Lysine riboswitch aptamer from a soil metagenome, 163 nucleotides, folded computationally. Its mean pLDDT, the model's own confidence on a scale to 100, is 78.

RNA sequence: GAUAGAGGCGCGGGAUAUUAAGAGUAGGUACCUGGAGUUGGCAAACGAGGAGAGGCGCUAAAAGGAAUACCCGCCGAAGCAGAGCUUCUACCAGGAAAUCUGCUGGAACUGUAUUGAAUAAGUGCAGUUCUGUCACCUAAGGUGUUUUAGGUGGAGCGCUAUC
Numbered sequence: 001g002a003u004a005g006a007g008g009c010g011c012g013g014g015a016u017a018u019u020a021a022g023a024g025u026a027g028g029u030a031c032c033u034g035g036a037g038u039u040g041g042c043a044a045a046c047g048a049g050g051a052g053a054g055g056c057g058c059u060a061a062a063a064g065g066a067a068u069a070c071c072c073g074c075c076g077a078a079g080c081a082g083a084g085c086u087u088c089u090a091c092c093a094g095g096a097a098a099u100c101u102g103c104u105g106g107a108a109c110u111g112u113a114u115u116g117a118a119u120a121a122g123u124g125c126a127g128u129u130c131u132g133u134c135a136c137c138u139a140a141g142g143u144g145u146u147u148u149a150g151g152u153g154g155a156g157c158g159c160u161a162u163c
Stems, first nucleotide, its partner, number of pairs: 001163005008075001010074005016069004027059003031055003037046003040092002078104006086096003105131011133154009
C1' cells in the first nucleotide's frame, strides 16, 4: 500500500405494503355574535356585498415524523456545527441537494434545550451504566508469550487477519 473482516437492541435509505397517531384537526360551508383587519415579512391578494376572533351544525384532508414486514447500501456506518455554491418562489426569512473544514468508537437511561400534534422520535449539552478495540500495569493459570479477571488511559486517519 492492497484485499477481507469485527463491535450490536449496529448505522442509514426506500415515490414498497400495512397500521396507529396526526384528527373530527387544518380547510370548506349555512346561521348567529362581532365590527377592521388577515395571509411569516415586503410586494400582491382578500375584506362593511362584513376581516380576524368566537358559538353552533354539516362536511372533511394531507405532509413531515413513528411501528412492523420486506428490499437496498453499509461499519465515519452515520449524525451535528460552520463556510461558500446550486435550487425551491422575485427578494428577506425558511427548507433541500452536493463539496470543504471541525467534533463524535457504539448502545441504553436520566436531566435540560430545541424541532414536533405528541409523553413518540430526532438533535445539541451534561451525567450514569453497559459494551467493543488498542496500549500499559497488577494477579492467577498456561508455557513461548498466551488465557481469564481487575485497574488506568487513548481514539475510528483506529483495530484484526492475509498478501